[in-house]
RNA sequence: GGGCCUGUAGCUCAAUUGGAAGAGCGCUUCCAUGGCAUGGAAGAGGUCGUCGGUUCGACCCCGAUCAGGUCCA
Numbered sequence: 001g002g003g004c005c006u007g008u009a010g011c012u013c014a015a016u017u018g019g020a021a022g023a024g025c026g027c028u029u030c031c032a033u034g035g036c037a038u039g040g041a042a043g044a045g046g047u048c049g050u051c052g053g054u055u056c057g058a059c060c061c062c063g064a065u066c067a068g069g070u071c072c073a
Base pairs, nucleotide, nucleotide: 001072002071003070004069005068006067007066010025011024012023013022019056027043028042029041030040031039032038049065050064051063052062053061
C1' cells in the first nucleotide's frame, strides 16, 4: 500500500434484508425477610463509530473516512 471481517445501552449480543431499536447481565427505587443472599414489581440508560448521499422514510442501500482484527505485498 491492497483485500476481507467487525463497530448498536456500562458489558456480552439481537434486530425477520427499508416502516424507525430490544434481550441477558449490570445500575436505581419499591415489596417480601430481623438482615444478607434470593425472588417479585417498576424505572433510568442509545446522536446505531463519524461525515455525506439515495429515499416519503435508513442500524439496514451507496460513497468516503476512523478504530480494531485478519490475509497478501

A computed fold for a 73-nucleotide RNA from a Phycisphaerales bacterium, annotated as transfer RNA. Model confidence (mean pLDDT): 80 of 100. It matches the Rfam family "tRNA". Rfam classes the family as a transfer RNA.